[in-house]
RNA sequence: UUUUCGGAGAGUUUGAUCCUGGCUCAGAAUGAACGCUGGCGGCGUGGUUAAGACAUGCAAGUCGAACGGGACAAGUUGUGUAGCAAUACGCAAUUUGUUCAGUGGCGAACGGGUGCGUAACACGUGAACAAUCUACCAUUAAGUGUGGAAUAGCUCGCCGAAAGGCGAAUUAAUACCGCAUGUGGUUGUCCCCCGCAUGGAGGGCAUACUAAAGUCAGGGACCGCAAGGCCUGACGCUAAAUGAGGAGUUCGCGGCCUAUCAGCUAGUUGGCGAGGUAACAGCUCACCAAGGCUAAGACGGGUAGCUGAUCUGAGAGGAUGAUCAGCCACACUGGAACUGAGACACGGUCCAGACACCUACGGGUGGCAGCAGUUUCGAAUCAUUCACAAUGGGCGAAAGCCUGAUGGUGCGACGUCGCGUGAGGGAUGAAAGUUUUAGAAUUGUAAACCUCUGUCGUUAAGGAACAAAAAUCAAGUUUAUAGCUUGAAUAUUGAGUUAACUUAAAAAGGAAGUGGUGGCUAAUUCCGUGCCAGCAGCCGCGGUAAUACGGAAACCACAAGCGUUACUCGGAAUUAUUGGGCGUAAAGGGUAUGUAGGCUGUUAUAUGUGUUAAAUGUGAAAUCUUAAAGCUUAACUUUAAAACUGCAUUUAAAACUAUAUAACUUGAGUAUCGGAGAGGUAAAUGGAAUUUCAAGUGUAGCGGUGAAAUGCGUAGAUAUUUGAAAGAACACCAAUGGCGAAGGCAAUUUACUGGAAGAAAACUGACGCUGAGGUACGAAAGCGUGGGGAGCAAAAGGGAUUAGAUACCCCUGUAGUCCACGCUGUAAACUUUGUACACUAGAUUUUGGAUGAUUCGAUCCUUUCAGAGUCUAAGCUAACGCGAUAAGUGUACCGCCUGGGGACUACAGCCGCAAGGCUAAAACUCAAAGGAAUUGACGGGGGCCCGCACAAGCGGUGGAGCAUGUGGCUUAAUUCGAGGCAACGCGAAGAACCUUACCUAGAUUUGACAUGUAUUAGAAAUAAUAUGAAAAUAUUACCCCCUUUUAGGGCUAUUACACAGGUGCUGCAUGGCUGUCGUCAGCUCGUGUCGUGAGAUGUUCGGUUAAGUCCGGUAACGAGCGCAACCCUUGUCUUUAAUUGCUAACAGAUUAUGCUGAGGACUUUAAAGAGACAUACUUUUUUUAUAAAGUAGGAAGCUGAGGAUGACGUCAAGUCAGCAUGGCCCUUAUAUCUAGGGCUGCACACGUGCUACAAUGCUUAAUACAAAAGGAAGCAAUAAUGCAAAUUGGAGCAAAUCCUUAAAAUUAAGCUCAGUUCGAAUUGGAGUCUGCAAUUUGACUCCAUGAAGUAGGAAUCGCUAGUAAUGGCUUAUCAGCUACGGAGCCGUGAAUACGUUCCCGGGCCUUGUACACACCGCCCGUCAAGUCAUGAAAAUUGGUUUUACCUAAAGUAUGUAAAAUAUAACAUCCAAAGGUGAGGCUAAUGAUUGGGACUAAGUCGUAACAAGGUAGCCGUAGGGGAACCUGCGGCUGGAUUACAUCCUUU
Repeated sequence: UUUUCGGAGAGUUUGAUCCUGGCUCAGAAUGAACGCUGGCGGCGUGGUUAAGACAUGCAAGUCGAACGGGACAAGUUGUGUAGCAAUACGCAAUUUGUUCAGUGGCGAACGGGUGCGUAACACGUGAACAAUCUACCAUUAAGUGUGGAAUAGCUCGCCGAAAGGCGAAUUAAUACCGCAUGUGGUUGUCCCCCGCAUGGAGGGCAUACUAAAGUCAGGGACCGCAAGGCCUGACGCUAAAUGAGGAGUUCGCGGCCUAUCAGCUAGUUGGCGAGGUAACAGCUCACCAAGGCUAAGACGGGUAGCUGAUCUGAGAGGAUGAUCAGCCACACUGGAACUGAGACACGGUCCAGACACCUACGGGUGGCAGCAGUUUCGAAUCAUUCACAAUGGGCGAAAGCCUGAUGGUGCGACGUCGCGUGAGGGAUGAAAGUUUUAGAAUUGUAAACCUCUGUCGUUAAGGAACAAAAAUCAAGUUUAUAGCUUGAAUAUUGAGUUAACUUAAAAAGGAAGUGGUGGCUAAUUCCGUGCCAGCAGCCGCGGUAAUACGGAAACCACAAGCGUUACUCGGAAUUAUUGGGCGUAAAGGGUAUGUAGGCUGUUAUAUGUGUUAAAUGUGAAAUCUUAAAGCUUAACUUUAAAACUGCAUUUAAAACUAUAUAACUUGAGUAUCGGAGAGGUAAAUGGAAUUUCAAGUGUAGCGGUGAAAUGCGUAGAUAUUUGAAAGAACACCAAUGGCGAAGGCAAUUUACUGGAAGAAAACUGACGCUGAGGUACGAAAGCGUGGGGAGCAAAAGGGAUUAGAUACCCCUGUAGUCCACGCUGUAAACUUUGUACACUAGAUUUUGGAUGAUUCGAUCCUUUCAGAGUCUAAGCUAACGCGAUAAGUGUACCGCCUGGGGACUACAGCCGCAAGGCUAAAACUCAAAGGAAUUGACGGGGGCCCGCACAAGCGGUGGAGCAUGUGGCUUAAUUCGAGGCAACGCGAAGAACCUUACCUAGAUUUGACAUGUAUUAGAAAUAAUAUGAAAAUAUUACCCCCUUUUAGGGCUAUUACACAGGUGCUGCAUGGCUGUCGUCAGCUCGUGUCGUGAGAUGUUCGGUUAAGUCCGGUAACGAGCGCAACCCUUGUCUUUAAUUGCUAACAGAUUAUGCUGAGGACUUUAAAGAGACAUACUUUUUUUAUAAAGUAGGAAGCUGAGGAUGACGUCAAGUCAGCAUGGCCCUUAUAUCUAGGGCUGCACACGUGCUACAAUGCUUAAUACAAAAGGAAGCAAUAAUGCAAAUUGGAGCAAAUCCUUAAAAUUAAGCUCAGUUCGAAUUGGAGUCUGCAAUUUGACUCCAUGAAGUAGGAAUCGCUAGUAAUGGCUUAUCAGCUACGGAGCCGUGAAUACGUUCCCGGGCCUUGUACACACCGCCCGUCAAGUCAUGAAAAUUGGUUUUACCUAAAGUAUGUAAAAUAUAACAUCCAAAGGUGAGGCUAAUGAUUGGGACUAAGUCGUAACAAGGUAGCCGUAGGGGAACCUGCGGCUGGAUUACAUCCUUU
């Protein structure tokens, strides 16, 4: 600069991700229908189903200027009758006009309808007819002479119900038939020219054949008695030529599905001859030949009118074929011809059939898929309208007639376009509704109200367009007043029209709905409901707080419509030409060979097939697009342009393609040489081992397993020695090695034989690649026949295991495994990767060959070709991964895929002896199925590490009695909660009443308790009495403050209302708090980096630690919550201080004592400090980093000890009964008060404890030493009494001052192994204390009694040092106490730890996974129940079609046909319908039966996913309730471990 105007996505598989892949949605459209609603107009459109059946009316007639006749009207002439006549009535002839039936002509083959049939030259497009016809129309040139015989009508007669028919007589024509003429035409022959093969045009000559019709109008001359002739004109007629339009025929190309239709064909294919047609032709016939079509899909089946176009789409395409237009086909069903220019004829004929109607039963009639209309069908589709005014058609000379074509109107929101339902102002933001955090918000300027306007509709009035011709007149031509041509004026013609348009009037008056509001997808709240009712296009919503159901309010969208349903295209690149794929997601054929086909190396020449360009013709109109114009606008209509991307012809080009010719050598192949190899087939041979047999030796077991048993063996096994037999397989070599197309191939030797690689470069000269069908090969299992049979081993038998065990394990064991010959034809036949060729960085190992250098020689080494492996670059991939042996980049050809299941299935066909194989659906059902990778969780996977986890120890529990808690049982009630660890001496740090929530009984109802309002009263509180079980009721006593004396306030009561109250429910609506994993070492973030992403990295790795503690390394660098530390207690020291504590020195006193003075040294108290930090050292180890080991110093040494402290999170863990709290529920009761009872109930089971079983003890006596804590409704000393519990009494103390006795230990004595001087339960009696109260139901004391128990089965718990064990002391709660419990304190004071194999729990890394509600997961199959679709099935009923035979209508043709012509009739061929028989295909039904799919909670097992507990899977065979099990061969899409090999790095 030019060209182009054109392309959007979303939801849904997962815990999350990427991909694959389906399903669904948003758009547009419709001849639509349905639901709700509905003001007006314009333009369109309207039986898509039953080509079902049709009442009624109409849809094709016209011409008298072709013809005769009848009727009527008006004339004329003649005549008759009547009459005086005018005249009237008749008759005859004739004229004009109208009209009826008929003869005749033209039309009726157009127009209108429908889409049955048709897969075809039917249609579309382009050609051809030198192989044709053509009425009316146009043009050219010629003619139209002369005769004849009938017939309808009419009349008469007859038959018939009718429809209709027969006979006789008679008549006309543009009806029919001769003769003449022949411009011409046809035929024969000759000439010439031309062409597309057959052939065509023209000309000459010759013979023969071949035509006609008149009607009307006018008329000067001429003829004629007249009619008329004649002339002229118009309309006709005849023969011929040409054209136009129309018709016929032929051909190329194009456009549906099906191969589960593969072979079809007998006039079939061709020839010769004849017939026939308008014309070509097997169109028909006779004869001859045996052809013709087909994988580029014949034949068959199904479906269907084709096209212009319409809808959609960016386009390419896909779907459709209503209205409009072109073509075709059909006209009740089937067949047939006639007439005609044209038909095998929608409103014609004949025959047959079905149906319907009329009938006098003899016989007739009919065909709406014309316009209206009816009925049926159906989800569904209109008026039995007006007019020929316009446009067009038929006839006619014309006027005109006909025209359901057409033009109009009506009905239907069926579609589309346009308009309206008002406009402006109006805040007190009215009322009302809805919501509410109760403040308000919103509906909302919306309404009311005020001011305007008048579209549409209503009423009234008005003038235009669709109308121009023909007709008439004039002029010209002419003999003409005919006809024709031209021109002019005047008059007339309107269905629609009650419309449209214009004007006027009144009046906001008459005019808004539908669907939606979880996401996709614009728009939210309340109430009701409670997995119910319901919604839903997909995902999904609903189980008491539903933006998803129903209603309301608000909002959103569109609007006279809006939604729904159905169908089409789109989105869907989801059939991919544009524009997809096949390692693992669906998808490479098991392998090769090779036919057709597709593709094909280099050079040159020619041609011009494809290709490219230009021109010409065609591509109907309408439609679409663009530009204009006309209706007020738009839709709509008109005009013009462009376009119609196509086909054909001509011309040109020659690169590529193709063809032909000539060459070439690099692809391919042949010949030569030396090597490698489990390549194949056949034959021969060999040794080791197993088993069996025979014999010897020898004796009691052998064998087998997790452990056993079955089995073998004293009739001598196993073991061992010798010998023999038989079959099968070939150790070591041996390898990720070699060979082969694949399957596959392994002892040795021989024979035959295939292929590949290398070297050198002689020969051929593209001979090549791929390969649908076809053919061959093809593991294992299996089948047939015949052999063989050692070992192994499906089936089978037995033994075990087990709940069972049709299995895994064991003992036997048959087919089979082996051989020969056949069959089968499949495997995870896998590298899940088709074959061939080319190109694109490297490294390394290995096999075979060659080369170079070196060497004495062989290796190593260099280069190179051909294989076989590994690791990687680029690139590719969804990722994993592939990566010169590609899954990279390209080329050629083949095969295959299109959601999961149903289904490697059914039916059908082919193959097979069978088993079965190959090809291969549908109904129905789901919204997923799937691949790769990620994070977790899990594993009867692996590695590392830790913990009183095990082990090593000490002491217990489990046995006894008692205490206490729980379950269970019981009960009027035994209140409630807690339930593996992590409920059970737990909530409860105190159930006799109270507590108390439970039960029984008695009471109350604004309430036992809070606040407020109103009303009435004045007390209230307190005390006493009576009744009562008490609560309570009644009575009496007492009688408030201030004040303006009305009233008010506090307080109390009554009544009424708001409300109180609830230990009622939901811990799965919650807050808060708590438990637990776990004081385990983890959990995360920012930035960066890697990955498409989820995510990863950091946090992994090597060490180390109690520790994600620290160090080193490192695409990470840092940080946070945790760890540690900081805090408290304790262990050592120092300083300060010194009472209530302490007492060394000094002094005093005492029987004695810190008792006193005094002191701060010590202890102690309580404040501040110090101290420990691996500090120092190194003989050590380690990476000289962290750290570990040792030694030293030190009170303390490796976190010094103990406590507090609990990360992110898990368990819908616990708690609505601590408290708080949403929602729900109760309100004379689920609230409140009272008395009594219960929570304590006892056949039993479990948990936690106490006391014991005794001598390391018990009893008695003596005697020593604590810490911490508490004390006023309290602790309580000394003293006294009592055996004791305790009592009396009350010094001291609100506390380092007073009070509260430590025990075990130690010393001494007794007991002497017993159910005891152990043990103390139980029971009886007597007491003490607390309290209103001790019966249910307290504790303690004394006396008496004196159970069980002699160390505890299976199992199980705690503890690693001041710990366990053991001994006592204190305290909270509390009147008292069930405390043997809880929380603390001190005294005495051990043993053991080799170590991490195992059990349990936890942490990190890794691996597998079909799990993610996360293994308490997921999930398979039988059986049982229900529902649905489908296969098979004895058979039954239809449809369609083929074939053979029988019968055969109408009709054409042919033949016969009273002398000829013609014809009736008859005969023959063909032949619709019909009948009989045999098939093919297809549909429906079908007792019963097979599998399949689906369905909250059925039964049996547990096959798969982890090594899924026997690794799984594929093929095959057998077996079994079922999943499945077993044998044989194969695969890794198997975990774990070891070894070998290879690779990478050093």